Predicted 3D model of a 73-nucleotide RNA (transfer RNA) from a Nanobdellota archaeon. Its mean pLDDT, the model's own confidence on a scale to 100, is 82. The RNAcentral record of the sequence draws on ENA. It matches the Rfam family "tRNA". By type it is a transfer RNA. From the family's description: Transfer RNA (tRNA) molecules are approximately 80 nucleotides in length.
[in-house]
């Protein structure tokens, strides 16, 4: 230098593959209990790495950077 895979919530070898962004642990907050812990109910919490493009609609297609991990010279 060229090829491939990744990058979504504080965490994760995470899911979602054009039409309302989610799981699980963690955090609040409540029930439960004499307490605690476990459990059960709610709940907060996201510029889906950055820009641009295609679309009516982009986390998702397409082009360009970053970054990360692997592969060829």
């Nucleotide at each position: 230098g060229c090829c491939c895979u990744g990058g979504u919530a504080g965490c994760u070898a995470c899911a979602g593959c054009g039409g309302u962004a989610g799981a699980g642990c963690g955090c609040g907050u409540g029930c439960u209990u004499g307490g605690u812990a476990a459990g059960c109910a709610c709940g907060a919490g996201g510029u889906c790495c950055c820009g641009a493009g295609u679309u009516c609609a982009a986390a998702u297609c397409u082009c360009g950077g970053c970054c990360a991990g692997g592969g060829c010279u």